[in-house]
Description
Small-subunit ribosomal RNA, 5' domain from an uncultured bacterium, 533 nucleotides, folded computationally. The full RNA is in RNAcentral, with records from ENA, Greengenes and SILVA.

Context: one part of a larger RNA
RNA sequence: AUUGAACGCUGGCGGCAUGCCUUACACAUGCAAGUCGAACGGCAGCGGGCCCUUCGGGGUGCCGGCGAGUGGCGAACGGGUGAGUAAUGCAUCGGAACGUGCCCAGAGGUGGGGGAUAACGCAGCGAAAGCUGUGCUAAUACCGCAUGUGAUCUGAGGAUGAAAGCGGGGGACCAAGCAGCAAUGUUUGGCCUCGCGCCUCUGGAGCGGCCGAUGUCGGAUUAGCUAGUUGGUGGGGUAAAGGCCUACCAAGGCGACGAUCCGUAGCUGGUCUGAGAGGACGGCCAGCCACACUGGGACUGAGACACGGCCCAGACUCCUACGGGAGGCAGCAGUGGGGAAUUUUGGACAAUGGGCGCAAGCCUGAUCCAGCAAUGCCGCGUGCGGGAAGAAGGCCUUCGGGUUGUAAACCGCUUUUGGUAGGAACGAAAAGCUCUGGGCUAAUACCCUGGGGUGAUGACGGUACCUGCAGAAUAAGCACCGGCUAACUACGUGCCAGCAGCCGCGGUAAUACGUAGGGUGCGAGCGUUAAUC
Repeated sequence: AUUGAACGCUGGCGGCAUGCCUUACACAUGCAAGUCGAACGGCAGCGGGCCCUUCGGGGUGCCGGCGAGUGGCGAACGGGUGAGUAAUGCAUCGGAACGUGCCCAGAGGUGGGGGAUAACGCAGCGAAAGCUGUGCUAAUACCGCAUGUGAUCUGAGGAUGAAAGCGGGGGACCAAGCAGCAAUGUUUGGCCUCGCGCCUCUGGAGCGGCCGAUGUCGGAUUAGCUAGUUGGUGGGGUAAAGGCCUACCAAGGCGACGAUCCGUAGCUGGUCUGAGAGGACGGCCAGCCACACUGGGACUGAGACACGGCCCAGACUCCUACGGGAGGCAGCAGUGGGGAAUUUUGGACAAUGGGCGCAAGCCUGAUCCAGCAAUGCCGCGUGCGGGAAGAAGGCCUUCGGGUUGUAAACCGCUUUUGGUAGGAACGAAAAGCUCUGGGCUAAUACCCUGGGGUGAUGACGGUACCUGCAGAAUAAGCACCGGCUAACUACGUGCCAGCAGCCGCGGUAAUACGUAGGGUGCGAGCGUUAAUC
């Protein structure tokens, strides 16, 4: 000088940060990942319309919507922790044999069919978790056929191999249904067009997988280590190179430039210190890695070997009708325990960002805020000016006095902070509505886009901030005073009680113990302890 600190005494306010370093110990409870009805069949509940009604109610998906279900996307991000890991990691610099959902650009396509199944109904089993049989049904779910620019394979002839629709608008025309004697009206579809999608391919961006070089703690009281071991060939496997795996062949490979083994440890940007060189550290923030009760495994998927998914084994906890089941806070709060020690079971999605959605919007313990803690840093205050009879009291005294001390009283002034009363934000303009230009188009609809006008939305918060009012009012301690080291006397004690960082003080005149007066240092802090330089 510094700290994620703790302890003792003390404690007024604000701003900004930080807050389980120990048991990767165990966890009650709530929340932390959903969303889409513009993919689908439907309709449990709510609101509306219509019908019936014995006025109690009942029926009807017709509309707004929508529980459960099928389907899509997301759940691999975001958040936590540091156990393991000394290199399968990280940092820096390179490399070639790769993948890529959503996004961007480009090229081409989007034709025609089929069979199921959940929901639901019926029946049944089980204490529950849950399950079984049977019957019905839809799709952007599933499976074929066609086409095939391109793609893949190739013996260069050929072979393999795709798709899905949904929504908005529309003048004429066409078809079908309904009403009507008819004229006609109306609904749905064709058709046209726009938007969002779907399939194949090429390229991009960003992201990710892989390889190499160099660097990366201590121990030699660890000197030899290694059989898929080192290399080759054939085969397999992967998105991809490779002993990654396998069969055979060869006998290699690493090591005092420290292999192997043991211990310790997440790494970095950085942080602390220091004139620097260096030393120590890696909490908060950012990047990478690893882990998710312990160990193992794969499934799905563009992506996981997956914290709030699945399966198996184990330990532990809970429910049970004893047959069987359920669970995983190293997410945010919170509890017990451990410990010197570390916070609220708070508010809001208003902003930023993320997921889904055409959108409205929904979700978001990410985030933004608030709460607690002098834990740290910074700022402010606890008054200011005058005031000598140098009051009283205290302490000391050579008894003259000295000191506390302009300190107080007293007079005048101010009002930060606090109190009270009133006003009151920035953070919020995107969106939406409307007018208008352009694009698309058959179209002045719809839709996209530029400009003008208008314009909703704030958790924090009636907070910051501003103004008025009263009133010195609400606000000072802690350590030290032998030397180092700024600061001295008296009394008590008598090698006792005690102090102490080192030297050392104390055995009757102690500036070193205890108390008092005085002083010194820092100040909402001051000391002590621990730790680093």